[in-house]
Two RNAs folded together computationally: RNase P RNA and transfer RNA, 408 nucleotides in total. It holds a member of the Rfam family "Bacterial RNase P class A". From the family's description: Ribonuclease P (RNase P) is a ubiquitous endoribonuclease, found in archaea, bacteria and eukarya as well as chloroplasts and mitochondria. The family's RNA type in Rfam is ribozyme.
RNA sequence: AGAGAUGACAGAACGGUUGCGUCAUUCGACGAGGAAAGUCCGAACACCGCAGGACAGGAUGCCGGCUAACUACCGGUGAAGGCGACUUUAAGGAAAGUGCAACAGAAAUAAACCGCCGCGUCGUUUUGGCGCGGUAAGGGUGGAACGGCAGUGUAAGAGACUACCGCCGCCGCGGCGACGCAGCGGGCUAUGUAAACCCCAUCCGGUGCAAGAUUUGGGAGGCUUGAGGUUGUCCGCCGACUCCCGCACAUCGCUUGAGCGCAGCGGCAACGCGGCGCCUAGACAGAUAACCGUUCCAGACAGAAUUCGGCUUACAUGUCAUACUCGCCAA
RNA sequence: GCGCCUGUAGCUCAGCAGGAUAGAGCGUUCGCCUCCUAAGCGAAAGGCCGCGCGUUCGAAUCGCGCCAGGCGCGCCA
Numbered sequence: 001a002g003a004g005a006u007g008a009c010a011g012a013a014c015g016g017u018u019g020c021g022u023c024a025u026u027c028g029a030c031g032a033g034g035a036a037a038g039u040c041c042g043a044a045c046a047c048c049g050c051a052g053g054a055c056a057g058g059a060u061g062c063c064g065g066c067u068a069a070c071u072a073c074c075g076g077u078g079a080a081g082g083c084g085a086c087u088u089u090a091a092g093g094a095a096a097g098u099g100c101a102a103c104a105g106a107a108a109u110a111a112a113c114c115g116c117c118g119c120g121u122c123g124u125u126u127u128g129g130c131g132c133g134g135u136a137a138g139g140g141u142g143g144a145a146c147g148g149c150a151g152u153g154u155a156a157g158a159g160a161c162u163a164c165c166g167c168c169g170c171c172g173c174g175g176c177g178a179c180g181c182a183g184c185g186g187g188c189u190a191u192g193u194a195a196a197c198c199c200c201a202u203c204c205g206g207u208g209c210a211a212g213a214u215u216u217g218g219g220a221g222g223c224u225u226g227a228g229g230u231u232g233u234c235c236g237c238c239g240a241c242u243c244c245c246g247c248a249c250a251u252c253g254c255u256u257g258a259g260c261g262c263a264g265c266g267g268c269a270a271c272g273c274g275g276c277g278c279c280u281a282g283a284c285a286g287a288u289a290a291c292c293g294u295u296c297c298a299g300a301c302a303g304a305a306u307u308c309g310g311c312u313u314a315c316a317u318g319u320c321a322u323a324c325u326c327g328c329c330a331a
Numbered sequence: 332g333c334g335c336c337u338g339u340a341g342c343u344c345a346g347c348a349g350g351a352u353a354g355a356g357c358g359u360u361c362g363c364c365u366c367c368u369a370a371g372c373g374a375a376a377g378g379c380c381g382c383g384c385g386u387u388c389g390a391a392u393c394g395c396g397c398c399a400g401g402c403g404c405g406c407c408a
Stems, first nucleotide, its partner, number of pairs: 002326003005322006012295007020031004033301001037312002040310005045208004052235004057204005062076004077091001078089004092199002097197002099193003113139002115135008147165002150162003166188001167186004172181003212252003217245005228238002259278004264273003332404007341357004350388001359375005381397005
């Protein structure tokens, strides 16, 4: 000095004028985000009949951890990719069963098309033709062809035999575990696909703040011959309310919360523990803006609507960190 | 705000328990027919199956993530 890898953060700043929302008697205080977005998972909270059973349906799927809970979170194992730092991972079961594998190819779960070899026969100077048999080493097709590769062996061949690798089984050591390493044995049988049906294990009641609570009219139906009931179907169960119309759009839920900041301790981390400090939008035609000045000369993606944890997606420009990686130059 | 559905030719739709060079009708263009037009007959063009990533030998079809469009839903008495 170049090309990268990983992680973290900021998201124009300051000043002035005017305006808006909430709170407050007034002075005044506070006033969008890292994603407020998508609504993809999980919860809190609320209601239904406290939700029982069967079937159906759905979700998850290596190991350990974390958490209120879940995950696509954290750490690891295996596999795949990269020269490397490192990255990705929907990763149970294909000897429970079923389905599918087009085209090509002789053959697709099953093998003799070409080739190689032996024998017979015909022809012949020789190469050869036909028939029978052996052969999966070679060619060719395919995404995939009956473990790979080298040697021995053989008429030619073949796990037929041997070494190494792979696979299967057993045992030992290390690890909480997934798994790793080493040894012994088996000559090897068992194609792929489960983001095809399915099987196995675990889990799941439904509906969502337009949940729901409170205040204010009229009409119809029903109360055991039972309306109706927020589980897709059936059973069981509850048992007095249910439906329609008009007007109206009020008050609560509505923001103090698994909250935020600071440093400390434990942990590789997710996260946990105790300490100190802080209160930081809460609307309902819906506020959070406009203009000016300076720096700069570019200012992105985008805006709350019950609230949190996580994920995904969008994002101009800029900053920081690492005994980080690779190659080049110089010493 | 919450829930659900659909994207295939210019338009309307098939095809989606994976095997294709993706079909049909209407429309468009060309030719035949006719004095001309319509109707009729014959032929042709027109698609990256909304976009991206994955699973698989192979994806319009299966999975995930985006994008676009559409539909439905309230409480009180």